[in-house]
RNA sequence: GGGCGCUUAGCUCAGUCGGUAGAGCAUCUGACUUUUAAUCAGAGGGUCACAGGUCCGAAUCCUGUAGCGCCUA
Numbered sequence: 001g002g003g004c005g006c007u008u009a010g011c012u013c014a015g016u017c018g019g020u021a022g023a024g025c026a027u028c029u030g031a032c033u034u035u036u037a038a039u040c041a042g043a044g045g046g047u048c049a050c051a052g053g054u055c056c057g058a059a060u061c062c063u064g065u066a067g068c069g070c071c072u073a
Base pairs, nucleotide, nucleotide: 001072002071003070004069005068006067007066010025011024012023013022019056027043028042029041030040031039049065050064051063052062053061
């Protein structure tokens, strides 16, 4: 230099064929408990890496950029 893959909540990751973004863990609140832990119930938390395009509508399709990884020369 060329090719391929990944980027979504604090962390690890789902999200099918374009139709209002989710789980587990963590955090916070409450219940229970002599207390902690555990358990149960609930809550908060997102520019879906960034910029454009297509579309009535984009995490998802197209283009470019950035970061990371792999293959190849």
Molecule: transfer RNA
Organism: Holosporales bacterium